The part of an RNA shown here (small-subunit ribosomal RNA, central domain) has 346 nucleotides and comes from a metagenome. Its Rfam family is "Bacterial small subunit ribosomal RNA".
Context: one part of a larger RNA
RNA sequence: UUAGGUUUAAAGGGUGCGUAGGCGGGUUUGUAAGUCAGUGGUGAAAUCCUACAGCUUAACUGUAGAACUGCCAUUGAUACUGCAGACCUUGAAUGUAGUUGAGGUAGGCGGAAUGUGUAGUGUAGCGGUGAAAUGCAUAGAUAUUACACAGAACACCAAUUGCGAAGGCAGCUUACUAAGCUAUAAUUGACGCUGAUGCACGAAAGCGUGGGGAUCAAACAGGAUUAGAUACCCUGGUAGUCCACGCUGUAAACGAUGAUUACUCGUUGUUGGCGAUACACAGUCAGCGACUGAGCGAAAGCAUUAAGUAAUCCACCUGGGGAGUACGUUCGCAAGAAUGAAACUC
Numbered sequence: 001u002u003a004g005g006u007u008u009a010a011a012g013g014g015u016g017c018g019u020a021g022g023c024g025g026g027u028u029u030g031u032a033a034g035u036c037a038g039u040g041g042u043g044a045a046a047u048c049c050u051a052c053a054g055c056u057u058a059a060c061u062g063u064a065g066a067a068c069u070g071c072c073a074u075u076g077a078u079a080c081u082g083c084a085g086a087c088c089u090u091g092a093a094u095g096u097a098g099u100u101g102a103g104g105u106a107g108g109c110g111g112a113a114u115g116u117g118u119a120g121u122g123u124a125g126c127g128g129u130g131a132a133a134u135g136c137a138u139a140g141a142u143a144u145u146a147c148a149c150a151g152a153a154c155a156c157c158a159a160u161u162g163c164g165a166a167g168g169c170a171g172c173u174u175a176c177u178a179a180g181c182u183a184u185a186a187u188u189g190a191c192g193c194u195g196a197u198g199c200a201c202g203a204a205a206g207c208g209u210g211g212g213g214a215u216c217a218a219a220c221a222g223g224a225u226u227a228g229a230u231a232c233c234c235u236g237g238u239a240g241u242c243c244a245c246g247c248u249g250u251a252a253a254c255g256a257u258g259a260u261u262a263c264u265c266g267u268u269g270u271u272g273g274c275g276a277u278a279c280a281c282a283g284u285c286a287g288c289g290a291c292u293g294a295g296c297g298a299a300a301g302c303a304u305u306a307a308g309u310a311a312u313c314c315a316c317c318u319g320g321g322g323a324g325u326a327c328g329u330u331c332g333c334a335a336g337a338a339u340g341a342a343a344c345u346c
Base pairs, nucleotide, nucleotide: 003318004317005316006315007300008299012314014201015200016199017198021194022193023192025088026087027086028085029084030083031082033081034080035077036076037075038074039073040072041071042070049065050064051063052062053061054060091191092188093187094186095184096183097182098181099180100179103177104176105175106174107173108172109171110154114150115149116148117147118146119145120144121143125136126135162169163168206247207246208245209244210243211242216240220236221235222234223233258313259312260311261310262309263308266291267290268289269288270287271286272285273284274283295302296301319346320345321344328339329338330337331336
């Protein structure tokens, strides 16, 4: 490079927005760039191919033809693609009327629990474990009652539930704000899809500055266990966990399944609409699940939420190790991240 692939064998970018590019709905007119046909020119010779001939044959050589799949010019064709013009409404977007939700940001409030403090009652243990001990306690603990303070998280509701592009989001309430869905078919009239580079967002841990610090808890200390025990268990406990601002930019960031569009048997549960009604039932659109066909698959399995049948665009893979390492470069305060080999070896 071709080809084949990417749920689990190597392989889908963590997610979105979007530039260039690639691809793109229906009708019609023009053009003729791509495309197709004819003609003319050119496409040196040698080589290659075919036929014949010459060296005894062959290699070799000669003669003739074909070919040189190309380029240029010109005359036509107009289905498809392109370009230019006019129009259309089904794709897309907007409007109107409803509706849904832990979607986001900021503020306020609440109760339970935990810890601490003060005060009361009360007395000898408490705590912890497989069993213990360290630890706490007559300077009155544990338990219990009242009051106060602090920080963090929101039991039940709660669900194969819901929302969000992903990460993720859950007490109540207010303000601001984004989105989806349904109905309608009023408006625009292809405005679309994808998306290299780029930009933005991005759990936890970590870093910087300043706060905060109840709980839990790396490190650390002690007690056990053990042959040892730098662990598992226990008693403590600092960073951190929380907040604001800034960085980091990675995860089994997983559905290990890129986005979009169209098509393709059924059964069943459920969320939100619509339309109907007497409450049932059946209908329809958009989601979230379970099961099972055809088909697919190496199988497990997938199966209208496809891993089926097709199309467009992007990303990625090409034996194991060496290695996500070295070197270089970019980014970062650092930790490190991104890009990313080879020798050698099996």